[in-house]
The RNA shown here (Lysine riboswitch aptamer) has 158 nucleotides and comes from uncultured Lactobacillus sp.
The RNAcentral record of the sequence draws on MGnify.
Its Rfam family is "Lysine riboswitch aptamer". From the family's description: Riboswitches are metabolite binding domains within certain messenger RNAs that serve as precision sensors for their corresponding targets. Allosteric rearrangement of mRNA structure is mediated by ligand binding, and this results in modulation of gene expression. This family includes riboswitches that sense lysine in a number of genes involved in lysine metabolism, including lysC.
The coordinates come from a structure-prediction model, not an experiment, and the mean pLDDT is 80.
């Protein structure tokens, strides 16, 4: 430099589906009675020709997340934190996106707790469990088992 291994391996796309939900809205009737419009402010708009709230009836969604199956790139594949600056916004926060630079994580799984979130999905941190993969030491007996230990800037081959 090149080719490879871990395997319920790892990401992007589509996505059949399930919830989200008989929920938001929207009408209509009764009751209230002076405010409302996302986190705040401002600006605009709209209310006694009834705002807001609750109750009944009858209508009735949608995003974001999850996903069977399928395609594509892959083996720091990818994921997390923290900062920075940027994008949209009328201003601040909040939240998202995507970029830089530092740290941390070998992989999946399961249980416990915090976050987000409609959700007990799922994704994520943190801790613990058994399990695998790979080095390195010891025991043994080549191999196969054990037991201890590191960490992908790793291990194998050429």
């Nucleotide at each position: 430099a090149u080719a490879g291994a871990g395997g319920u391996g790892c990401a992007g796309c589509u996505g059949a589906c399930a919830a989200g939900a008989g929920u938001a809205g929207c009408a209509a009737u009764u009751a209230u009675g002076a405010g409302u419009u996302a986190g705040g402010c401002a600006c605009a708009a709209u209310g006694a020709a009834g705002a807001u709230u609750a109750a009944u009836u009858g209508u009735g969604a949608a995003a974001g997340g999850g996903g069977a199956a399928g395609u594509u790139g892959c083996c720091g594949a990818a994921g997390c934190u923290u900062a920075a600056a940027u994008c949209a916004u009328g201003c601040c926060a909040a939240a998202g996106a995507a970029u830089u630079a530092a740290g941390c994580u070998g992989g999946g799984u399961c249980g416990c707790a915090g976050u987000u979130u409609a959700a007990u999905a799922a994704a994520u941190u943190g801790c613990g469990g058994a399990c695998u993969g790979u080095c390195g030491c010891g025991a043994a007996a080549a191999a196969c088992u054990c037991g201890c230990g590191g960490a992908g800037c790793g291990c194998u081959a050429u």